The prediction has a mean pLDDT of 80. A computed fold for a 247-nucleotide part of an RNA from a Candidatus Parvarchaeota archaeon, annotated as large-subunit ribosomal RNA, domain VI.
[in-house]
Context: one part of a larger RNA
RNA sequence: UGCGCAGUGCCUGAGCGGAAGGUCCUCUUAGUACGAAAGGAACGGAGGGUCGGCGCCUCUAGUCUACCAGUUGUCCGACAGGGCAGGCUGGGCAGCCACGCGCUAGUGGAUAACCGCUGAAAGCAUCUAAGCGGGAAGCCAUCCGCGAAAAGAGGCACUGAUAGGGCUGUCAUAGAAGAUGACGUUGAUAGGAACGGGGUGUAAGCACCGAGGCAACGAGGUGUUCAGCCCGCGUUCACUAAUCGCC
Numbered sequence: 001u002g003c004g005c006a007g008u009g010c011c012u013g014a015g016c017g018g019a020a021g022g023u024c025c026u027c028u029u030a031g032u033a034c035g036a037a038a039g040g041a042a043c044g045g046a047g048g049g050u051c052g053g054c055g056c057c058u059c060u061a062g063u064c065u066a067c068c069a070g071u072u073g074u075c076c077g078a079c080a081g082g083g084c085a086g087g088c089u090g091g092g093c094a095g096c097c098a099c100g101c102g103c104u105a106g107u108g109g110a111u112a113a114c115c116g117c118u119g120a121a122a123g124c125a126u127c128u129a130a131g132c133g134g135g136a137a138g139c140c141a142u143c144c145g146c147g148a149a150a151a152g153a154g155g156c157a158c159u160g161a162u163a164g165g166g167c168u169g170u171c172a173u174a175g176a177a178g179a180u181g182a183c184g185u186u187g188a189u190a191g192g193a194a195c196g197g198g199g200u201g202u203a204a205g206c207a208c209c210g211a212g213g214c215a216a217c218g219a220g221g222u223g224u225u226c227a228g229c230c231c232g233c234g235u236u237c238a239c240u241a242a243u244c245g246c247c
Base pairs, nucleotide, nucleotide: 005160006159007158008157009156010155011154015146016145017144018143021051022050023049024048025047026046027045028044034039052104053103054102055101056100060098062096063095067091068090069089070088071087072085073084074083075082076081093232106142107141108140109139114134115133116132117131165247166246167245169183170182171181172180189241190240191239192237193236194235195234196233197231198230199229200228205224206223207222208221209220212217
């Protein structure tokens, strides 16, 4: 900024910031204009490359100390299941990302050098003195963002002694702290559960087979088993917590 009660929401846009574009090639125009020939354009139109900018994660690639599997050493007496060394190795969703994907026109106005029209001073001439026109990758708009503390301190709508805000609680499309945003039973905000989707790759136990062995035992294989284990994802369900409250 104002008044003497306070607030919520939405705008205007003075002004500020941005570089959001740069460049090259091909085709066409066209073997045209021009030129005796040799040679040989442009305006305009279409497509592409590269560098930069912004955004994104469907695909491709990387990572993936959530996760799954194999395996080494050691410890938990053995099995099972685990701890430690990101142990090593093979995979890997989400997320984050580039090497991946998308977008990245033009137009108008005022001008610079410069080119002109009309035209006197100076009966001529002269783009200039009055007046008028054209003319840049540059300037100003158009595009993106900020922006009523813009002291000329703006406007509109709504609200009513409660309006409204804060605290508290569950959180994430947000995040260093604040802040921002969603939700709080008139509820899917988070957890959990079920289902779906996905990762790994077929768990333990049991049965059978198994070189050998008198036997005990036995690496390993097959079946049960597209198993088992796991999920930062989606949907559904109030089971748990957002109860009740305070300023």
Rfam family: Archaeal large subunit ribosomal RNA. Rfam links the family to the GO terms structural constituent of ribosome and ribosome.